The part of an RNA shown here (large-subunit ribosomal RNA, domain I) has 508 nucleotides and comes from Jeongeupia sacculi. The source organism's lineage runs through Bacteria, Pseudomonadati, Pseudomonadota, Chitinibacteraceae and Jeongeupia. The RNAcentral record of the full RNA draws on ENA.
[in-house]
Context: one part of a larger RNA
């Protein structure tokens, strides 16, 4: 030095585990905000660093309800001081307080700071003072009346935030076409505006085809069909049939009818705390019994979790049943409302029934449809009808026929989505996986900034977390002790490999 065996160190794979994720289903909720939000800064504890909670009334205050023995949140145990059956801590509902910044709104500003004015209290302090819009009042130019403008008042009017879904406006490129220009990607991404719990659409100037249907939306088929297309790449319907859902209305006058809406309290249901809730013992093994053996019980309860190994009967629960003072949601009936000259609803009759519009020219855009034979829809521009004896459409256009009535408006449901709440589930993951984040993570750290962005889980059933002694400056170790186990000793379950030792044997 090599090989072999044994035994260690290092290291943290593997196995097992799960507090965290991922994906669904059902129900709910679908908004918050000048009554100051979302999000923050700074504070508040006996000692107080961070998290959580809260706001100078500061880990909290008040009322009502629940609950019933301990409590003063977590990391995090201890000390100290206290509270509590005169019902605390805790849970639910309602209320009070709620610094400063932030739409931030008295003015300013380099967010959490600086500087004001007026009024009221006068000690601290309290309130008001942004802009726009709407309404009203008072004023008031050029310019006589006026108008513009100004000032003030009133407003639970707006603003800002929010995951996706929705509607509208603006609107790419990479890419594909095996290059590329029409085309595609795609009206996508992105930006902007607006709204709702859904939005949008919607009661035929629709389709159809000589039969008929009868608003819209969504799904399945029709169908990758008909078409469209440098007829390339590609794009791509509709009628119709079957389903989900279903609902129709308003705008004038006259007549008739006669009480809807709203409001009020009541009652019911649901939600926001909860309550009751069956049935087991023994023996051996073992550190520990829930496993084994023996003998029982209960079940509208054998979902699930915990307990020193695998528990229907030990614990929490579960099936089932019950429950609300207050608050919220919702439904029902009741009352009120009215006495018509004024208003909702219903019925009948009569009337009215949308003009710079429809159509057309030019240029664009949307329609599955790229100008095409190109209807239909929208309109920048120029023109420009008819008036129910009328008008639109039926894919150039004309006739016949059929069908509908534009240029006003409203409308539930079926449909889309999930920041969130509750419950449940998974031939989903199990710490290099699963969220970036199981752990004080959008943290540490990096970047001027926009932005980028980690690593890091596991002693034990219970800390019983090793008193005391010895070596040592300490670290660390040896005894002793705890424990079933300490090669479970605190970066502690298991403990692979690489890598580094020790012992023994063999070889050289």
């Nucleotide at each position: 030095u090599g090989c072999a065996u044994c035994u260690g160190g290092u290291g943290g794979a593997u196995g097992c585990c799960u507090u965290g994720g991922c994906g669904a289903u059902u129900a709910c909720a679908g908004g918050c905000g000048a009554u100051g939000a979302a999000g923050g800064a700074c504070g508040c504890g006996g000692c107080a660093g961070c998290c959580u909670g809260c706001g100078a009334a500061a880990a909290g205050c008040u009322g009502c309800g629940g609950g019933g023995a301990g409590c003063u949140g977590g990391c995090a145990a201890a000390c100290g001081a206290g509270c509590u059956u005169u019902g605390a801590u805790c849970c639910g509902c309602a209320g009070a307080u709620a610094u400063c910044c932030g739409a931030a709104u008295g003015g300013g500003g380099g967010a959490a700071c600086c500087c004001a004015c007026a009024c009221c209290u006068u000690u601290u302090g309290g309130u008001g003072u942004a802009u726009c819009c709407a309404u009203g009042a008072c004023u008031g130019a050029a310019u006589a009346c006026a108008u513009a403008g100004g000032u003030c008042a009133u407003g639970u009017g707006a603003a800002g935030c929010g995951a996706a879904c929705c509607c509208g406006g603006c609107g790419a490129a990479c890419u594909g076409a095996a290059a590329c220009a029409u085309c595609u990607a795609a009206g996508u991404a992105g930006c902007c505006g607006g709204a709702g719990g859904a939005a949008a659409a919607g009661a035929a100037a629709u389709c159809a085809a000589c039969c008929g249907a009868g608003a819209u939306u969504c799904c399945c088929a029709a169908a990758g069909u008909a078409g469209u297309g440098g007829c390339g790449a590609g794009c791509g319907a509709a009628a119709u049939g079957g389903g989900a859902a279903g609902a129709g209305c308003c705008u004038g006058u006259a007549c008739g009818u006669g009480a809807u809406a709203g409001c009020g309290a009541u009652u019911g249901u649901c939600u926001u705390a909860g309550c009751a809730g069956a049935a087991c013992g023994g023996a051996a093994u073992g550190g520990a019994a829930a496993g084994u053996c023996c003998g029982g019980c209960a079940a509208u309860a054998g979902u699930g979790g915990g307990u020193g190994a695998u528990a229907g009967c030990c614990c929490c629960g579960u099936a089932u049943g019950c429950g609300a003072a207050a608050a919220g949601a919702u439904a029902a009936a009741c009352g009120u409302g009215g006495u018509a000259c004024u208003a909702a609803g219903c019925g009948u009759a009569c009337g009215a029934c949308a003009a710079g519009u429809a159509a057309g020219g030019c240029g664009g855009g949307a329609c599955a449809c790229g100008a095409g034979a190109a209807a239909u829809c929208c309109u920048g521009u120029c023109c420009g009808a008819a008036g129910a004896u009328g008008g639109g459409g039926g894919g150039a256009c004309c006739a016949u026929c059929c069908u509908c009535c534009a240029a006003g408006g409203c409308u539930a449901a079926a449909u889309a989505c999930u920041c969130g709440u509750a419950a449940u589930c998974g031939a989903c993951c199990g710490a290099u996986a699963g969220u970036g984040a199981a752990c004080c993570a959008g943290u540490a750290c990096c970047g001027u900034g926009a932005g980028g962005g980690a690593a890091a889980g596991g002693c034990g059933a219970a800390a019983a977390g090793a008193a005391c002694c010895c070596c040592g400056g300490g670290a660390g170790g040896g005894g002793a002790g705890u424990g079933a186990a300490a090669u479970a000793g605190a970066u502690c379950c298991u403990g692979a490999a690489a890598c580094c030792g020790g012992a023994u044997g063999c070889a050289u």